Overview: Predicted 3D model of a 74-nucleotide RNA (transfer RNA) from Candidatus Jacksonbacteria bacterium RIFCSPLOWO2_02_FULL_44_20. Rfam family: tRNA. Rfam's curators write: Transfer RNA (tRNA) molecules are approximately 80 nucleotides in length. Gene Ontology term of the family: triplet codon-amino acid adaptor activity. Rfam classes the family as a transfer RNA. Lineage of the source: Bacteria > Bacteria candidate phyla > Candidatus Jacksoniibacteriota.

RNA sequence: GGGCCCGUAGCUCAAUCAGGCAGAGCAAUCGUUUGAUACACGAGAGGUUGGGGGUUCAAAUCCCCUCGGGUCCA
Numbered sequence: 001g002g003g004c005c006c007g008u009a010g011c012u013c014a015a016u017c018a019g020g021c022a023g024a025g026c027a028a029u030c031g032u033u034u035g036a037u038a039c040a041c042g043a044g045a046g047g048u049u050g051g052g053g054g055u056u057c058a059a060a061u062c063c064c065c066u067c068g069g070g071u072c073c074a
Stems, first nucleotide, its partner, number of pairs: 001073007010026004020057001029043004050066005
């Protein structure tokens, strides 16, 4: 220098193929329970989908540029 893959909640990851309400588990918070904690049960919250631009009625998803990580080739 070139090819491919990955980047989404605090963490681990879905959803991308084929555009249509941004989700799950765990963690944390609050509540129930307990003498108190843990466990268990329940509830609500938490997001610039790495960043910027484009296409579209509508983009995590498609296109372009760019940043970071991994891997292969040279």
Model confidence (mean pLDDT): 82 of 100.